[in-house]
Context: one part of a larger RNA
Molecule: small-subunit ribosomal RNA, 3' major domain
Organism: uncultured bacterium
RNA sequence: UGACGGGGACCCGCACAAGCGGUGGAGCAUGUGGUUUAAUUCGAAGCAACGCGAAGAACCUUACCAGGCCUUGACAUCCUGAUGGCGUAGGCGUAACGGCUUAUUCCCCUCGGGGCAUCAGAGACAAGUGGUGCAUGGUUGUCGUCAGCUCGUGUCGUGAGAUGUUGGGUUAAGUCCCGCAACGAGCGCAACCCUUGUCAUUAGUUGCCAUCAUUAAGUUGGGCACUCUAAUGAGACUGCCGGUGACAAACCGGAGGAAGGUGGGGAUGACGUCAAGUCAUCAUGCCCCUUAUGACCUGGGCUACACACGUGCUACAAUGGACGGUACAACGAGAAGCGAACCUGCGAAGGCAAGCGGAUCUCUUAAAGCUGUUCUCAGUUCGGACUGUAGGCUGCAACUCGCCUACACGAAGCUGGAAUCGCUAGUAAUCGCGGAUCAGCACGCCGCGGUGAAUACGUUCCCGGGCCUUGCCCU
Numbered sequence: 001u002g003a004c005g006g007g008g009a010c011c012c013g014c015a016c017a018a019g020c021g022g023u024g025g026a027g028c029a030u031g032u033g034g035u036u037u038a039a040u041u042c043g044a045a046g047c048a049a050c051g052c053g054a055a056g057a058a059c060c061u062u063a064c065c066a067g068g069c070c071u072u073g074a075c076a077u078c079c080u081g082a083u084g085g086c087g088u089a090g091g092c093g094u095a096a097c098g099g100c101u102u103a104u105u106c107c108c109c110u111c112g113g114g115g116c117a118u119c120a121g122a123g124a125c126a127a128g129u130g131g132u133g134c135a136u137g138g139u140u141g142u143c144g145u146c147a148g149c150u151c152g153u154g155u156c157g158u159g160a161g162a163u164g165u166u167g168g169g170u171u172a173a174g175u176c177c178c179g180c181a182a183c184g185a186g187c188g189c190a191a192c193c194c195u196u197g198u199c200a201u202u203a204g205u206u207g208c209c210a211u212c213a214u215u216a217a218g219u220u221g222g223g224c225a226c227u228c229u230a231a232u233g234a235g236a237c238u239g240c241c242g243g244u245g246a247c248a249a250a251c252c253g254g255a256g257g258a259a260g261g262u263g264g265g266g267a268u269g270a271c272g273u274c275a276a277g278u279c280a281u282c283a284u285g286c287c288c289c290u291u292a293u294g295a296c297c298u299g300g301g302c303u304a305c306a307c308a309c310g311u312g313c314u315a316c317a318a319u320g321g322a323c324g325g326u327a328c329a330a331c332g333a334g335a336a337g338c339g340a341a342c343c344u345g346c347g348a349a350g351g352c353a354a355g356c357g358g359a360u361c362u363c364u365u366a367a368a369g370c371u372g373u374u375c376u377c378a379g380u381u382c383g384g385a386c387u388g389u390a391g392g393c394u395g396c397a398a399c400u401c402g403c404c405u406a407c408a409c410g411a412a413g414c415u416g417g418a419a420u421c422g423c424u425a426g427u428a429a430u431c432g433c434g435g436a437u438c439a440g441c442a443c444g445c446c447g448c449g450g451u452g453a454a455u456a457c458g459u460u461c462c463c464g465g466g467c468c469u470u471g472c473c474c475u
Base pairs, nucleotide, nucleotide: 002474004471005470007469008468010466011465012464013463015459016458019423020422021421022420023419026314027313028312029311030310031309032308033307034305035304042053043052064300065299066298067297068296070294073125077124078123079121080120081119082118083117084116087104088103089102090101091100092099106115107114108113128288130287131286132285136283137282138278139277140276141274143272148187149186150185151184152183153182154163155162156161167178168177169176193266194265195264196263198234199233200232201231202230203229204228207224208223209222212221213220237260240254241253242252243251244250316416320375321374322373323372324371325370326369332363333362334361337356338355342351343350344349382413387408388407389406390405391404392403393402429451430450431449432448433447434446435445
C1' cells in the first nucleotide's frame, strides 16, 4: 500500500421487510450425477455446471461400440507413365461401401506441344473432434452498468509511498458546487445511437373512409380529412414560478404540457479479479499416432434404469369442467415455399386447385373474455399418466427410437416438511399467437400482443457492493 475482522460511522441494491405467485409432495418432459453397458462419444461443476455447447441424435449428424473394408489415402500441392476420361444408361456382386463389366462421345493448336480429367507408381506429404485452456491468440462468463481505475507536473516523506481521489453539501453517478498544496488530464459516468410515447410537414398504394353515390362486402366511382405506413423535423432544458439551502450545487411543491426532472425499454461493460470457461467453432506452439489415434460402410449406441439432484409442463378443481352462440390483437414467415375456396373424412388428414417472391395472396378461426345450458363438491362430467385397437403424416426406412388423430382404458394427485426462488407497473400473475433450427419432431429457446393486480412502515437484522476510519497473526 492492499487484503481481512462475528471493529466503527455513512450510503446503496427485490438484500431484508410489506405483498403476489411459485419450487420442494404427484404424474410426465428435459438436463446432470450414479449405476449398467460392446458403446451408453466429449466438454461444462458453488454463485458464474445441470431445457448448458445442442437454433431440434431414426439413417446422416456422430466424434462412441461391433463387424466388414482401404493404405499417397475421403481432402491439397508437386513428379513419372498410361489412357481419353468424367458423366449418363444397363448388367453382375455385397448386409452396405468398395468392387467387376458393357455401350457411348475430350478441348485448344503455330502440329512441336499445351490444357483438363481418370487410372497406375514412387515419395515428399496429407489426415487426427488425439494430449496440454497450467504454453497461447481470439472469444465468453463473473464481480457489475458497481462508480470506480489511473497519469503528467508540482509539493511532502530517507524510502515503500502520500497528496490530487480526502473534507462540507448534493447526485443514479469520482454527478455537480464550495473548500483545500495542489493544478490539470485520460479510461469509465452522462450525452451522442436504436426503439416507444405527442405533434407537424412531405407522400397516398397494396393502406384508410368523414362527406356524396353504389354494394352482400371500402365492393366500385370518388377523396387522402382520419387511421396507418416511413422519411424529415419539432418537443423536455430544472427552461418558468414559489419555498428550503451557503448568495452555491441541488432538493421539495406548482404551472403549462402527450410526456417532468435519467419519461419507459434496449445497445453500450473502465483498470482489473477468478492460472474462471473454451485446443470439440476457428487459429496455433510443443508432444503423440502414420497399413492407424487416419478414411469408408452396415448395424447398434448417444434414447439403458434400483436410485439422487436441478430446470420446466400438466394438475389436484366450481374465480372450475363440458357443450353451443359471439367479440377484439401484435410481432413475424412464405417458392424444393405459404397454400385459400370447394369436395371427402368423426378427426389427424386427403383430393382438386385459385392467389402470392406478398401493406394486395396464404399461414390466420387468436385464446383468456362476454353470453346461454348443464354438472353440485364426489377421486367426480376434476385430473390425465399408462395401456389396447384402428388410422394419418414425413421420410430409402418410424423395431430398437418420431409426431399426430379417433375409440376404449382411466393411475398418482384433494395445495405439498425442513428449506428455497422470482417480481416494484403495463411489472407480477394469467391467456393465446409467431419465428429460428427443421424432411419430420418443442412442455425448451427467442420474440409478440390480450387481460391485468397487491405491497414498500422502514434500514435493526440476512446477503452482496461503495466510501471514510480503526486494529492486525497476513501481503